Notes:
The part of an RNA shown here (small-subunit ribosomal RNA, central domain) has 350 nucleotides and comes from an uncultured bacterium. The RNAcentral record of the full RNA draws on ENA and SILVA. The prediction has a mean pLDDT of 87.
Context: one part of a larger RNA
RNA sequence: CUGGGUGUAAAGGGCGUGUAGCCGGGUUGGUAAGUCAGAUGUGAAAUCUAUGGGCUUAACUCAUAAACUGCAUUUGAAACUGCUGAUCUUGAGUAUCGGAGAGGCAAUCGGAAUUCCUAGUGUAGCGGUGAAAUGCGUAGAUAUAAGGAAGAACACCAGUGGCGAAGGCGGUCUACUGGACAGUAACUGACGCUGAGGCGCGAAAGCGUGGGGAGCAAACAGGAUUAGAUACCCUGGUAGUCCACGCCGUAAACGAUGAAUACUAGGUGUGGGGGGACUGACCCCCUCCCGUGCCGCAGUUAACACAAUAAGUAUUCCACCUGGGGAGUACGGCCGCAAGGUUGAAACUC
Numbered sequence: 001c002u003g004g005g006u007g008u009a010a011a012g013g014g015c016g017u018g019u020a021g022c023c024g025g026g027u028u029g030g031u032a033a034g035u036c037a038g039a040u041g042u043g044a045a046a047u048c049u050a051u052g053g054g055c056u057u058a059a060c061u062c063a064u065a066a067a068c069u070g071c072a073u074u075u076g077a078a079a080c081u082g083c084u085g086a087u088c089u090u091g092a093g094u095a096u097c098g099g100a101g102a103g104g105c106a107a108u109c110g111g112a113a114u115u116c117c118u119a120g121u122g123u124a125g126c127g128g129u130g131a132a133a134u135g136c137g138u139a140g141a142u143a144u145a146a147g148g149a150a151g152a153a154c155a156c157c158a159g160u161g162g163c164g165a166a167g168g169c170g171g172u173c174u175a176c177u178g179g180a181c182a183g184u185a186a187c188u189g190a191c192g193c194u195g196a197g198g199c200g201c202g203a204a205a206g207c208g209u210g211g212g213g214a215g216c217a218a219a220c221a222g223g224a225u226u227a228g229a230u231a232c233c234c235u236g237g238u239a240g241u242c243c244a245c246g247c248c249g250u251a252a253a254c255g256a257u258g259a260a261u262a263c264u265a266g267g268u269g270u271g272g273g274g275g276g277a278c279u280g281a282c283c284c285c286c287u288c289c290c291g292u293g294c295c296g297c298a299g300u301u302a303a304c305a306c307a308a309u310a311a312g313u314a315u316u317c318c319a320c321c322u323g324g325g326g327a328g329u330a331c332g333g334c335c336g337c338a339a340g341g342u343u344g345a346a347a348c349u350c
């Protein structure tokens, strides 16, 4: 390489968009590149294979045949693939109508809590722990009630509830804006799927510049614990956490499960929408579509389990794996301000 694989054994790219490429719905006409059939030429000899012969046998060797599965030219076939013309509507898209949603972005407003400040009441403790101490407090703390300031986060509602491609998104209202879903079946007429590179998005931490800083809190300091305690516990506390702009590009970025399409028993919740029946109207009941859970048959699986949201049955395309360590290291390339990221070995060893 082939083969076999990728939920947990090695292995699904963090996610999208999309270029090349690969693959691609029904009917029909043409063509003949692929495909199939025939003919001709060529495919050196030796070798290989088969059948005979010669050395006493064999190896060896001689003869004949077959084979050389290929290439070229030419004549046909037209089912399939390709190319080309026409046509269709179920795939895909558009239009219209309707409701749902923490989808995004910007601005506004609100209450609870916390800390601080001011003045009042009030007096000896407060705080903290397993127990303490450091710490705060007679310069009046803690507690209590009033006023003010600041920043951050939004209790209840809240739900294996919703939305988003993923990361993620939760107080209120307003403006702008993306997507999905159901109904109608008016329009286009295969316009599709996947997607190496490319481009974009991408938690937290971290970095740059300028703001902001209530609470929390790496580092750090002190008090405890302990044989020690560079920890766990306590008292403090700076970066950071917040905002704007720019980088970084990684995570157990997880469903540890790539995307798309079709098919394959049921049962039971829940979110959104439609239809029917019933009714005064809902509810309930039946049913269709889309999402999200649980249980479960066939089947699959090493087992656990998965089971219409498949890890079942099939097809297409991409990514990835190939014993452990060395090592996601070294070297080189590319990217980055840096931290580092990405690509990614070998010797040696078991």
Base pairs, nucleotide, nucleotide: 003322004321005320006319007304008303012318014201015200016199017198021194023192025088026087027086028085029084030083031082033081034080035077036076037075038074039073040072041071042070049065050064051063052062053061054060091191092188093187094186095184096183098181103177104176106174109171110154114150115149116148117147118146120144121143125136126135162169163168206247207246208245209244210243211242215241216240220236221235222234223233258317259316260315261314262313263312266295267294268293269292270291271290272289273288274287275286276285299306300305323350324349325348332343333342334341335340